[in-house]
């Protein structure tokens, strides 16, 4: 001096894994059926439908309403999952640089 190895930093990346956060579905919804309660009640269970959609289709709070019947109704709050898009921390592939030792 030069090559090649390991190790440590920083830059950029393909992938991947968690987190929040928006946006799209779906209103967390309305039929229908059979049971059950009965003003200290007002529910359980299936079904199909809704979704360019897999799942989900409830909770809790407040008000009505029904004078003992066989029906519930408003309104407010709080998720899941599907798919998409940035953003955050990490794991990691490859790149380039920087110093440093054998």
């Nucleotide at each position: 001096a030069a090559a090649g190895u390991a190790a440590u930093c920083a830059u950029a990346u393909a992938a991947u894994u968690g987190c929040a956060u928006c946006g799209u579905a779906u209103a967390a919804u309305g039929u229908u059926g059979g049971g059950a309660a009965u003003a200290u009640g007002g529910c359980c269970c299936a079904a199909a439908a809704g979704u360019u959609u897999c799942u989900a289709c409830c909770g809790a709070g407040c008000c009505a309403c029904c004078g003992u019947a066989a029906a519930u109704g408003g309104c407010u709050u709080g998720a899941c999952u599907a798919c998409g898009a940035g953003g955050c921390a990490g794991u990691g592939u490859u790149u380039u640089g920087a110093a440093u030792a054998a």